SAM riboswitch aptamer (S box leader) from a soil metagenome, 106 nucleotides, folded computationally. The sequence is in RNAcentral, with records from MGnify. Its mean pLDDT, the model's own confidence on a scale to 100, is 79.
RNA sequence: CUCAUCCAGAGUGGCCGAGGGACGGGCCCGAUGACGCCACAGCAACCGCCCGCGAGAAAUCGACGGGGACAGGUGCUAACUCCCACCCGCAAUUGGGGGAGAUGAG
Repeated sequence: CUCAUCCAGAGUGGCCGAGGGACGGGCCCGAUGACGCCACAGCAACCGCCCGCGAGAAAUCGACGGGGACAGGUGCUAACUCCCACCCGCAAUUGGGGGAGAUGAG
């Protein structure tokens, strides 16, 4: 940079000790110990794996469909990506799109 997904799901213990939830505003979490790190457990199904389909003489390949959850590679386990932030529409709740961000694959 490109593509896909982001309203579902899943926590205990130990260590540490003051901020944390990306950024601004809000609203939350936090000395009854948050955040972070470690261990174990779990969730999920992006990749791997399996089946089918397509291409191919075959080896094999595929940004096609499906399946299971496997000791594989990641990710995740407060709040919809916590909400808003820009544009359009609505009387309003709010709906659609965009931006930013996160995760995976390339």